[in-house]
Molecule: transfer RNA
Organism: Camelus ferus
RNA sequence: GGGUAUAUAGCUCAGUGGUAGAGUAGGAGCCUAGCAAGCACAAGGUCCUGGGUUCAAUCCCCAGUACCUCCA
Numbered sequence: 001g002g003g004u005a006u007a008u009a010g011c012u013c014a015g016u017g018g019u020a021g022a023g024u025a026g027g028a029g030c031c032u033a034g035c036a037a038g039c040a041c042a043a044g045g046u047c048c049u050g051g052g053u054u055c056a057a058u059c060c061c062c063a064g065u066a067c068c069u070c071c072a
Base pairs, nucleotide, nucleotide: 001071002070003069006066007065010024011023012022013021018055027041029039030038048064049063050062051061052060
């Protein structure tokens, strides 16, 4: 330099053209003499950035950035 894959909650990851979820971590409640475990609850998001298409984009297209891997 070229090809490929990825970018979504603190972390690990789903998701689909109609305003996004799980597990885990953190918070507070129940339970316990107390702790752990368990149960139930709430919070936490510019869906990497900028454009384009569309009535509507996290999703489709283009460019960029970061990272993984392959080739030279």